The RNA shown here (transfer RNA) has 75 nucleotides and comes from a Theionarchaea archaeon.
NCBI's taxonomy places the organism under Archaea, Methanobacteriati, Methanobacteriota, Theionarchaea.
Rfam family: tRNA. By type it is a transfer RNA. Gene Ontology term of the family: triplet codon-amino acid adaptor activity.
RNA sequence: GCCCCUGUAGUUUAGUGGAUAUAAUGCGGGCCUGCGGAGCCUGUGACUCGGGUUCGAAUCCCGACAGGGGCACCA
Numbered sequence: 001g002c003c004c005c006u007g008u009a010g011u012u013u014a015g016u017g018g019a020u021a022u023a024a025u026g027c028g029g030g031c032c033u034g035c036g037g038a039g040c041c042u043g044u045g046a047c048u049c050g051g052g053u054u055c056g057a058a059u060c061c062c063g064a065c066a067g068g069g070g071c072a073c074c075a
Base pairs, nucleotide, nucleotide: 001071002070003069004068005067006066007065010025011024012023018055026044027043028042029041030040031039048064049063050062051061052060
């Protein structure tokens, strides 16, 4: 330099064009307990950025950025 894959709460993750973006974990509060843990209830917080297509985009297309993998070049 070229090609491929990926990017969603702090972390892991569902979603494959349609209503208020899913769950787990974490964190805050409560119940429970002699205290803690476990369990139960509740709250909290996310679509990497820009543009395009569309009535409608997390989703499709283009570019950028970031991460991973492969190839080539150099030596």